Predicted 3D model of a 91-nucleotide RNA (c-di-GMP-I riboswitch aptamer) from a Dehalococcoidia bacterium.
The coordinates come from a structure-prediction model, not an experiment, and the mean pLDDT is 82.
The sequence was found by an Rfam model in a public genome assembly.
Rfam family: c-di-GMP-I riboswitch aptamer. Gene Ontology term of the family: cyclic-di-GMP binding.
Taxonomically the source falls in Dehalococcoidia (Bacteria, Bacillati, Chloroflexota).
[in-house]
RNA sequence: CUCCGAUAAGGGCAAAGCCGGCGCAAGCCGGUGACGCAAAGCCUCGGGUCCACGCUCCGCGCGGGCGGGCUGGGAUGGCCGGGCUGCCGAG
Numbered sequence: 001c002u003c004c005g006a007u008a009a010g011g012g013c014a015a016a017g018c019c020g021g022c023g024c025a026a027g028c029c030g031g032u033g034a035c036g037c038a039a040a041g042c043c044u045c046g047g048g049u050c051c052a053c054g055c056u057c058c059g060c061g062c063g064g065g066c067g068g069g070c071u072g073g074g075a076u077g078g079c080c081g082g083g084c085u086g087c088c089g090a091g
Stems, first nucleotide, its partner, number of pairs: 003091001004089002012037002017032006035078001041084003045081003048076004054070002057068004
C1' cells in the first nucleotide's frame, strides 16, 4: 500500500414511534428514541421504487370529487450498482 473484517480497542451513525417545524405530496429538518449499519460518511452517473403542480387528455358522477393516461419536476445514498474519502489491524 492492497485485499479482508475479529466476541479486539477507541469510538461513530441512528430505523420505527412520539413532539415541534417545512412541503400539495413523496419526504426533509430539529429534539427524543434505538431497528440496525464496517462506510447507515459524501455524490442522483445508471437502474429500481415513491410522490406528482399541471393537462382545451379520457371515463364515471347532480356536485364536491374519483379512477386512468401524458408531461416536466421532486424524493429515496438506510433499494441496488457506480464514483470519491476515511478509523483500527486479529488474518